[in-house]
Notes
The prediction has a mean pLDDT of 84. The RNA shown here (transfer RNA) has 59 nucleotides and comes from Vicugna pacos. Its Rfam family is "tRNA". From the family's description: Transfer RNA (tRNA) molecules are approximately 80 nucleotides in length. Rfam classes the family as a transfer RNA. The organism belongs to Vicugna, within Eukaryota. The sequence is in RNAcentral, with records from Rfam.

RNA sequence: AUAGCUCAGUGGGAGAGCGUAUGCUUAACAUGCACAAGGUCCUGGGUUCAAUUCCCAGU
Numbered sequence: 001a002u003a004g005c006u007c008a009g010u011g012g013g014a015g016a017g018c019g020u021a022u023g024c025u026u027a028a029c030a031u032g033c034a035c036a037a038g039g040u041c042c043u044g045g046g047u048u049c050a051a052u053u054c055c056c057a058g059u
Base pairs, nucleotide, nucleotide: 001059004018005017006016007015012049020036022034023033024032042058043057044056045055046054
C1' cells in the first nucleotide's frame, strides 16, 4: 500500500476533496446547487465474538 487521482481514518457503521454521470440554472458554455455511481481497504496466514486497524510472512 484504502474509490479514477490526492489522501484521512479507527478493534464493531469505509470516508473527505478533486474528478465522473444525471438533473436544475443559462440562448449555449463556464460557475453555482442538488443527487448518484464507483471499494475483494496489496496478497496469504494467525489472534479475536468481531480485523482496514493487532501479529507473522511475501511483493